[in-house]
Large-subunit ribosomal RNA, domain IV from a termite gut metagenome, 352 nucleotides, folded computationally. The full RNA is in RNAcentral, with records from SILVA. Its mean pLDDT, the model's own confidence on a scale to 100, is 84.
Context: one part of a larger RNA
RNA sequence: CUCUGGUUAAGGAACUCGGCAAAAUAACCCCGUAACUUCGGGAGAAGGGGUGCUCUUUAUGGUGAGUGUUUUACAUAACAAGCUGUGAAGAGCCGCAGAGAAAUGGCGGUGGCGACUGUUUACUAAAAACAUAGGGCUAUGCGAAGUCGUAAGACGCGGUAUAUGGCCUGACGCCUGCCCGGUGCCGGAAGGUUAAGAGGAGAGGUCAGCGCAAGCGAAGCCUUGAAUCGAAGCCCCGGUAAAACGGCGGCCGUAACUAUAACGGUCCUAAGGUAGCGAAAUUCCUUGUCGGGUAAGUUCCGACCUGCACGAAUGGCGUAACGAUCUCCGCGCUGUCUCAACCAGAGACUCG
Numbered sequence: 001c002u003c004u005g006g007u008u009a010a011g012g013a014a015c016u017c018g019g020c021a022a023a024a025u026a027a028c029c030c031c032g033u034a035a036c037u038u039c040g041g042g043a044g045a046a047g048g049g050g051u052g053c054u055c056u057u058u059a060u061g062g063u064g065a066g067u068g069u070u071u072u073a074c075a076u077a078a079c080a081a082g083c084u085g086u087g088a089a090g091a092g093c094c095g096c097a098g099a100g101a102a103a104u105g106g107c108g109g110u111g112g113c114g115a116c117u118g119u120u121u122a123c124u125a126a127a128a129a130c131a132u133a134g135g136g137c138u139a140u141g142c143g144a145a146g147u148c149g150u151a152a153g154a155c156g157c158g159g160u161a162u163a164u165g166g167c168c169u170g171a172c173g174c175c176u177g178c179c180c181g182g183u184g185c186c187g188g189a190a191g192g193u194u195a196a197g198a199g200g201a202g203a204g205g206u207c208a209g210c211g212c213a214a215g216c217g218a219a220g221c222c223u224u225g226a227a228u229c230g231a232a233g234c235c236c237c238g239g240u241a242a243a244a245c246g247g248c249g250g251c252c253g254u255a256a257c258u259a260u261a262a263c264g265g266u267c268c269u270a271a272g273g274u275a276g277c278g279a280a281a282u283u284c285c286u287u288g289u290c291g292g293g294u295a296a297g298u299u300c301c302g303a304c305c306u307g308c309a310c311g312a313a314u315g316g317c318g319u320a321a322c323g324a325u326c327u328c329c330g331c332g333c334u335g336u337c338u339c340a341a342c343c344a345g346a347g348a349c350u351c352g
Stems, first nucleotide, its partner, number of pairs: 001347008010338002014336001019333001027051005036041001038171001052093012066079002068076002070073001094098001106331004111326002113323002118130002134169007146155003172318004177248003182245002186239001187237002191235003197229002202224005209216002249267005276310001277307001288304005
């Protein structure tokens, strides 16, 4: 010096990203217990008190020798010693200390997120992520849809729409607005486009033959190959459809102070964001502004609304309970710190 423990004056979070770590709390019994609440909870809320040993009295539980009675029984009713358990009251005794050691909740308040118990990155993440009950859409009539497999076959299911598959949301409460132009889905079939295939006009090669030659050239064979006929799909048409993918404006003017604009005009759009919430896990400017808490608060809580760039099952807003969750505050407590000291043990060092 390091590690593991122990103690510490005064102060008590001044430490630090942050009370990380440590300290503190603690068992059992009694008293007592708030907001809020889904009436179950919250709750061991919080906050107080008691606890050893001896004796006396008393209450009561278990067991029950024995006694009484008679109808002598596996009877009955009453009394009851002893042993033993648990309280209450009173008196006394000892120590610094009586849950005498060990083991054994710190508590409260505000807010975010997620309803909850649960699940997860085996070896850096346990969470606000996943799941969940509940909600919705959609497919599927049974040889079901869907899935695996070339098939046979199997799962679905020895189930049958209160069933099964897929997708989304995520308890509960109050709710879930407008847009179908694009993409998707459903239906339609007049027209356009269109594959393989069918088709074979025509063209080229070859070769009998003809020709002095150049060349022409039947049939066959070989190679090509136009028109025409060819589905679904797409284009197209119609309807539906957002708890399908998604989307949900701009400029100008206007009220008898000013400011603002209930109101008006205009352009564009498929339609222009409703309720609720809002500097938010979302706010750039920003430590916005005001209020609260502090002597002092970029965090926190309550408001405001100028929402760079919230918003309604990619759910919106609330919400008791719950959480090794995240943020802020208080009480208690402490060597976290002011500021360090001492003690014990194990290393470190030397020899082996």